[in-house]
RNA sequence: GCGCCUGUAGCUCAAACUGGAAGAGCGGGGGCGUCCUAAGCCCUGCGUUGCAGGUUCGACUCCUGCCAGGCGCA
Numbered sequence: 001g002c003g004c005c006u007g008u009a010g011c012u013c014a015a016a017c018u019g020g021a022a023g024a025g026c027g028g029g030g031g032c033g034u035c036c037u038a039a040g041c042c043c044u045g046c047g048u049u050g051c052a053g054g055u056u057c058g059a060c061u062c063c064u065g066c067c068a069g070g071c072g073c074a
Base pairs, nucleotide, nucleotide: 001073002072003071004070005069006068007067010026011025012024013023020057027046028044029043030042031041032040050066051065052064053063054062
């Protein structure tokens, strides 16, 4: 330098093939509880989907460029 794969919540990952507007587990926060802790119970996504554009009524999803990581070929 070229090709392929990956990037989504604090962490590990779904959703993408087929566009309809983001969810699970763990963790966190709030409350009940208790003399105070803890266990237990209840409530709560806590996210500009790596960045910037484009297409579309509508984009995590499709297109283009860039960034970061991994693998392969030179």
Transfer RNA from a Candidatus Omnitrophota bacterium, 74 nucleotides, folded computationally. NCBI's taxonomy places the organism under Bacteria, Pseudomonadati, Candidatus Omnitrophota. It matches the Rfam family "tRNA". Its family is annotated with triplet codon-amino acid adaptor activity in the Gene Ontology.